[in-house]
Context: one part of a larger RNA
RNA sequence: GGCGUAUGGAGGAUGCCUUGGCUUCGGCAGGCGACGAAGGACGCGGUAAGCUGCGAAAAUGUACGGGGAGCUGCAAACAGGCCUUGAUCCGUAUGUGUCCGAAUGGGGCAACCCCGCAAGUUGAAGACUUGCGACCAUCAUCGAUGGGGCGAACCCGGGGAACUGAAACAUCUUAGUACCCGGAGGAGAAGAAAGAAAUAUCGAUUCCCUGAGUAGUGGCGAGCGAAACGGGAAGAGCCUAAACCGGCGGGUUCACGGACCAGCCGGGGUUGUAGGACCGGCCAAAGGCUGGCGCAAAGGAACCGGAAGCAUCUGGAAAGUUGCAGCAGAGAGGGUGAUACUCCCGUAUGGGUAACGAUUGCGUCACAGGGCCGGCACCUGAGUAGGGCGGGGCACGUGGAAUCCUGUCCGAAUCUGCGGGGACCAUCCCGCAAGGCUAAAGACUGCCGAAGACCGAUAGUGAACCAGUACCGUGAGGGAAAGGUGGGAAGCACCCCGAACAGGGGAGUGAAAUAGAACCUGAAACCGUACGCCU
Repeated sequence: GGCGUAUGGAGGAUGCCUUGGCUUCGGCAGGCGACGAAGGACGCGGUAAGCUGCGAAAAUGUACGGGGAGCUGCAAACAGGCCUUGAUCCGUAUGUGUCCGAAUGGGGCAACCCCGCAAGUUGAAGACUUGCGACCAUCAUCGAUGGGGCGAACCCGGGGAACUGAAACAUCUUAGUACCCGGAGGAGAAGAAAGAAAUAUCGAUUCCCUGAGUAGUGGCGAGCGAAACGGGAAGAGCCUAAACCGGCGGGUUCACGGACCAGCCGGGGUUGUAGGACCGGCCAAAGGCUGGCGCAAAGGAACCGGAAGCAUCUGGAAAGUUGCAGCAGAGAGGGUGAUACUCCCGUAUGGGUAACGAUUGCGUCACAGGGCCGGCACCUGAGUAGGGCGGGGCACGUGGAAUCCUGUCCGAAUCUGCGGGGACCAUCCCGCAAGGCUAAAGACUGCCGAAGACCGAUAGUGAACCAGUACCGUGAGGGAAAGGUGGGAAGCACCCCGAACAGGGGAGUGAAAUAGAACCUGAAACCGUACGCCU
């Protein structure tokens, strides 16, 4: 030095565990904010650095409800207190709530500085206390009302890439995606046919299944990619403009009798087998996405009741073993010194309730809200429809390219009318644009709960642990590592070695200390010690 056996050190794999995650489903909530938010700064404790809670009334005040024996948060200890005259704790309501922050009296390098007016304190104040003092929009005389900012995703609108794919690349694709901006709500958007169809019809919108990777589209490449029918979820329809009538104030004209014009307000009216106005005639009281108020019901906080077991043996410990019982609308689950239906928390199943109360029912008040026949030919949304050019959007890339939007230039008809049915024309059929509103079905998830042929500490969230922390970066931003003594601290009194508050040896605790806090198990690399063999 090598090999082997044994035994240690070092190391932290593996096993077991789970307080944390992940996913789906269900539920609640879907907003907060000038009544000052979200988020912070600084404070508040007997001792108090951090976290949590709170705000100079500062780990909290008040009221009511719940609850019933301890309490003074995490978090030990000491001290001092509170509590059956009901504390701590839980729920609801309310009070207080410094300073910054939309931040809003002015300023500012956020948490700071400075001011005006009014009232008060004061002998008086230049000091102090309280209140008010930003800007924008609308209505308007003072002034009033609203807005502003924040928020995970979802929604609508205005803008809008590139890498990439096409095995290069330009049309194309990625993609109307990412991203920026505006806006809204608990949903948003869409929505009551100028529709879809096809000789038969349907009857607003939205969503799901299907149709269908079909019809199409496409350097006919890569790719892109419908719709109707049918089956379901849900279901709901309405208001205006105009004709005509009336009123108000104004304008033009006037022969002062009036006429005309536009505006505003009210009535009227709302559709396509056309409808309405007006004139004439006749009949009638139906009913609601209506609104307010009241009552009732389900629901709704903390919370309450909730069955049934003992002994033996092993053991540190019984829930295990054995024996004999019981309950079960409860043998889900968790905890308890090992594996508990009957020990504890619970579970099945019942009960309870303030505020509130979508929704439903009833009552009441208010409001909206008819039909038929005949005549007449007044009305029925104009720089619109449509066309040319250029674009965009439609699954559809200009194509035979309809339909939809419009930058620009043109520019109708008026019910004997107009649009559409994928160039266009005819016939036929369907509809009635150029004003508006509209629940439900359907998208998302901050929060709560339940469940997993989900993870189990290099996994699962970046984060099981004081993590968006430490740390890095001027900054935008990037971003960790780190869980486990034991049933219980019973966390090693006392003695010894030692410079020792290091470390260790005894003693003691404990089932175990090779469970001693660098603490469950404790693999390998790596480093020793003892012995054997070989060189």